[in-house]
RNA sequence: CGGACCAGACUAGGCGAUCGCGGGAUCGAAAGAUUUCGAGGAAAGUCCGAACACCGCAGGGCAGGACGCUCCAUAACGUGGAGUCGCAGCAAUGUGAAGGAAAGUGCAGCAGAGAAUAGACCGCCGGGCACCCCUUGGGGUGCCCGGUAAGGGUGAAACGGUGCGGUAAGAGCGCACCAGUUUUCCAGGUGACUGGAAAAGCUUGGUAAACCCCGUCCGGUGCAAGACCAAAUAGAGAAGCGUUUGAGGGUUGCCCGCCUGAGCUUCCGGGUAGGUUGCUUGAGGUGCACGGCAACGUGCAUCCUAGAUGAAUGAUCGCUGCCCCGGCAUCGGGUAACCGUGCAGGGGUACAGGAUUCGGCUUACUGGCUGAUCUGGCCG
Numbered sequence: 001c002g003g004a005c006c007a008g009a010c011u012a013g014g015c016g017a018u019c020g021c022g023g024g025a026u027c028g029a030a031a032g033a034u035u036u037c038g039a040g041g042a043a044a045g046u047c048c049g050a051a052c053a054c055c056g057c058a059g060g061g062c063a064g065g066a067c068g069c070u071c072c073a074u075a076a077c078g079u080g081g082a083g084u085c086g087c088a089g090c091a092a093u094g095u096g097a098a099g100g101a102a103a104g105u106g107c108a109g110c111a112g113a114g115a116a117u118a119g120a121c122c123g124c125c126g127g128g129c130a131c132c133c134c135u136u137g138g139g140g141u142g143c144c145c146g147g148u149a150a151g152g153g154u155g156a157a158a159c160g161g162u163g164c165g166g167u168a169a170g171a172g173c174g175c176a177c178c179a180g181u182u183u184u185c186c187a188g189g190u191g192a193c194u195g196g197a198a199a200a201g202c203u204u205g206g207u208a209a210a211c212c213c214c215g216u217c218c219g220g221u222g223c224a225a226g227a228c229c230a231a232a233u234a235g236a237g238a239a240g241c242g243u244u245u246g247a248g249g250g251u252u253g254c255c256c257g258c259c260u261g262a263g264c265u266u267c268c269g270g271g272u273a274g275g276u277u278g279c280u281u282g283a284g285g286u287g288c289a290c291g292g293c294a295a296c297g298u299g300c301a302u303c304c305u306a307g308a309u310g311a312a313u314g315a316u317c318g319c320u321g322c323c324c325c326g327g328c329a330u331c332g333g334g335u336a337a338c339c340g341u342g343c344a345g346g347g348g349u350a351c352a353g354g355a356u357u358c359g360g361c362u363u364a365c366u367g368g369c370u371g372a373u374c375u376g377g378c379c380g
Base pairs, nucleotide, nucleotide: 001376002375003374004373006371007370008369010367013320014319015318016317017316018315019314021038022037023036024035025034026033027032040351044362045361047360048359049358050357051356052222053221054220055219064218065217066216067215068214069083070082071081072080073079084098085096086095087094088093099213100212104211105210106207107206121152122151123148124147125146126145127144128143129142130141131140132139133138160178161177162176163175164174165173179203180202181200182199183198184197185196186195187194188193226277227276228275229274235268237267238266239265240264241263248260249259250258251257284303285302286301287300288299289298290297291296321349322348323347324346325345327343328342329341331340332339333338
């Protein structure tokens, strides 16, 4: 001077003016006035885990589902941190649904002779028959029978690899070394695992986000949970008064009178409309110190930050910031390409939006900033 790779915090706006919206507080008889607060890193998807609430529940099982290396963190998790191992990369780093294929069942396109009880297309070897050559031996061609997995060829994959022995030719058939598997032991590590040693020819294909087997865990419904108040309606309740000794109703507010004639009153119960509550102070945020590699934990100080419900958080104007584009410059650096700076112009300024609350995951998205690491070239 490039090229990569990872992490973190932030949030595309800020200020002013005018108009407007929701909650709280104060004042006011009211109308209203003043003041204060008013979305996010994902508020989203509703995918996991919890709190809380109601229902269910002696205990056990079946079915179903989720998860599956180790240790740690956490209220909990299918989440996170630090590691192990496999794979990819020179590396930083990324990535993995990472138990079992030696319990059983199933599946596998194309090519290929053969794809899982392996397989004889070419080749190699032995034997037989026929023909030909040379003709004592032998060689060649064709057909038939058999042996052979060393070589060729196909494939992502061909039933360990290399070499020596062995053999008619071959073969873990035997041996040496290498790789793997199983068993045992030693050392290190909390552990996954790593390093090493010995023995056994033991050599076993892939696929379990195919069925399945093993292990661990899981009751259901979600704030439209639930609780309270309570017009209306159904009455199954209780008490009192009353039915020619006339309740109650009507008739002008009251009394008398008149008309009418069997219910009326109070309580209870119930819980629709509506209202209140749950409701926002919480496994809370920030700062500092300490412990820990870290996730995280402990202590102290400090802060209060939406609670709407046909559901507020907005609109207009002015100034300005940031990014991009091309242009200009008596500017700065550089050999130059170019970079920086300044000026005016044009364009852009995302994704999205609470609805009981937290911890995660996933997805969407603008732009710059900060920090760590790896690697290539050049110069000293």
Predicted 3D model of a 380-nucleotide RNA (Bacterial RNase P class A) from Desulforapulum autotrophicum HRM2.
Lineage of the source: Bacteria > Thermodesulfobacteriota > Desulfobacteraceae > Desulforapulum > Desulforapulum autotrophicum.
The RNAcentral record of the sequence draws on Rfam.
The coordinates come from a structure-prediction model, not an experiment, and the mean pLDDT is 76.
Rfam family: Bacterial RNase P class A. Rfam classes the family as a ribozyme.